[in-house]
């Protein structure tokens, strides 16, 4: 100086619920709020998992319609996975 690890002290993210707005829904955005987190920062057009099923497709029932399966092109990065990358202190 540079890399991995333990403690620590500033700061920093924000589960669940609740409440508004959006969505067919999963979900998402704001506020409250902390369950937790050393990458809880970034990437959903590497990849895989996961949740959804509006439109579609296949089948039942049927008078309109309705139900069932079966699929992302919706989503998740706080599932794994990649990228990048901070501050005292010993």
């Nucleotide at each position: 100086c540079a890399c991995a690890u333990c403690c620590u002290a500033g700061g920093g993210c924000a589960u669940a619920a609740c409440c508004c707005g959006u969505g067919a829904a999963a979900g998402c955005g704001g506020g409250u709020g902390a369950c937790g987190c050393a990458a809880a920062a970034c990437u959903a057009u590497a990849g895989g998992g996961c949740c959804u099923a509006a439109g579609g497709a296949c089948g039942a029932a049927c008078g309109a319609u309705u139900c069932g399966u079966c699929g992302a092109u919706g989503g998740u990065a706080g599932c794994c996975a990649g990228u990048u990358g901070c501050c005292a202190a010993g």

c-di-GMP-I riboswitch aptamer, 90 nucleotides, folded computationally. Model confidence (mean pLDDT): 78 of 100. It was read from a public genome assembly, where an Rfam model found it.